[in-house]
RNA sequence: GCCUCGGGGAGAGAUCCGCCCCUCCCCGGGACGGACGCCGAAGGUGCAAGCGCUGGGAGCCCAGCGCGAAACUCUCAGGCAAGCGGACUCGAGGC
Numbered sequence: 001g002c003c004u005c006g007g008g009g010a011g012a013g014a015u016c017c018g019c020c021c022c023u024c025c026c027c028g029g030g031a032c033g034g035a036c037g038c039c040g041a042a043g044g045u046g047c048a049a050g051c052g053c054u055g056g057g058a059g060c061c062c063a064g065c066g067c068g069a070a071a072c073u074c075u076c077a078g079g080c081a082a083g084c085g086g087a088c089u090c091g092a093g094g095c
Stems, first nucleotide, its partner, number of pairs: 001095008013036001015035004020030003037080003043076001044074001046072001050067007
């Protein structure tokens, strides 16, 4: 560093409209499409310091390009009752 099992684990509309399924109807649940409003902790995006290269005669300096972190950033993806998921984390075991 990776894998398996068990535990902990946040945020944000149980929003509205249409249509289909569960189902013959009501209630309820789910899928899809649309509308407006939001979240950041699957995944993904961007960047600082610093370092490297090139150019300007050397140094300083300047410019350009490249590498370059996150829980920051963007909100593409994902998510906004419960459930599932969930960065990170604890325990046990394995490579």